[in-house]
Parts: sequence; C1' cells; structure tokens
RNA sequence: AACGAGACAUCUGGAGAGUGAUGAGCCUGAGAUAUCGGGUGCAUCCACCGAAGGGGUAGUGUUCCGGAUCAGAAAAGCUGAUCAGGCGGCAUAAGCUCUCAGGUCCAAAGACAGAUGGGAUAAA
Repeated sequence: AACGAGACAUCUGGAGAGUGAUGAGCCUGAGAUAUCGGGUGCAUCCACCGAAGGGGUAGUGUUCCGGAUCAGAAAAGCUGAUCAGGCGGCAUAAGCUCUCAGGUCCAAAGACAGAUGGGAUAAA
C1' cells in the first nucleotide's frame, strides 16, 4: 500500500411432501321443507417431507490401562521419546442421518445464497 471475517440490519432468490379421512360446533349461499354447496378453527386417525430449531455420527486429537523398543545410568523402580493394542473415557462436522419439534393449496415460515450497509482509519 492492498486485501479485509463473524454477529447485526434491509432487500432479493429459495426445495420437498395430502387442498387426506371422520366427527360435531359456528358462519354463509341456494331451497317451501328435507337437503345440497362453500368457509372456519378444534379433536381423532392414517400417509408423507426435511432446508426453522433440536438429537446422533467419521476421522482426528487428547486422556486412562497394561505391553514392547530406545535413551538417561550398571540396575529394579523413575523420567523422556516412539510403536502397536483396548467393542475404555472426553472433545469435535454436515446439504449425512433421526423425524422430537416443525411442515404437506395459497399465505406465513424456510437451511442456504447474492447485493447493500455495518464491523473497519479492524485483526491477521
């Protein structure tokens, strides 16, 4: 000198799976009535999705246990280094996996991505 992250804010994009069944209530349209249709949230049941959130997990690292080799030092114990072992312990990932939660017309939500700002006269 140049580059310059996360949190956070705004905007944009953003998949998958049932407009499922049953029940009564409420609202509403047609009808003389019976009845038929639509909407709404609730309850129960079956089927399904994975990209809010959440759980699990490899290798690796570390520790513990006993063992081997080398060195310190002639030596048991001790110290250090290295090596393999143990269905041992702990830590650690996801677009994998589980489907607890959430979701299965639209809407809302949506991991993640892009842009702008911010951080930042940044740190490295």
Glycine riboswitch aptamer from Granulosicoccus antarcticus IMCC3135, 124 nucleotides, folded computationally. It matches the Rfam family "Glycine riboswitch aptamer". Its family is annotated with glycine biosynthetic process in the Gene Ontology. Model confidence (mean pLDDT): 79 of 100.